[in-house]
RNA sequence: GGCCCCAUAGCUCAAUGGUGGAGCAGACGACUCAUAAUCGUUUGGUUGUUGGUUCGAAUCCAACUGGGGCCA
Numbered sequence: 001g002g003c004c005c006c007a008u009a010g011c012u013c014a015a016u017g018g019u020g021g022a023g024c025a026g027a028c029g030a031c032u033c034a035u036a037a038u039c040g041u042u043u044g045g046u047u048g049u050u051g052g053u054u055c056g057a058a059u060c061c062a063a064c065u066g067g068g069g070c071c072a
């Protein structure tokens, strides 16, 4: 330098172009003499950024940013 892949909650990951969710973590509660474990409820999102396509975009397209891989 060229090509490819990835970026979604604090972490790990889902989500067919049609209401953005789960587990863990956090908060509150139940249970217990107490703690852990377990159970219930619940908070938490500029879907990397900027544009474009579309009635509608996490999803499709372009550029950029960051990370990873391959080739030279």
Base pairs, nucleotide, nucleotide: 001071002070003069004068005067006066007065010024011023012022013021018055026042027041028040029039030038048064049063050062051061052060

A computed fold for a 72-nucleotide RNA from an Actinomycetota bacterium, annotated as transfer RNA. The prediction has a mean pLDDT of 83. Its Rfam family is "tRNA". The family's RNA type in Rfam is transfer RNA. From the family's description: Transfer RNA (tRNA) molecules are approximately 80 nucleotides in length. The source organism's lineage runs through Bacteria, Bacillati and Actinomycetota. It was read from a public genome assembly.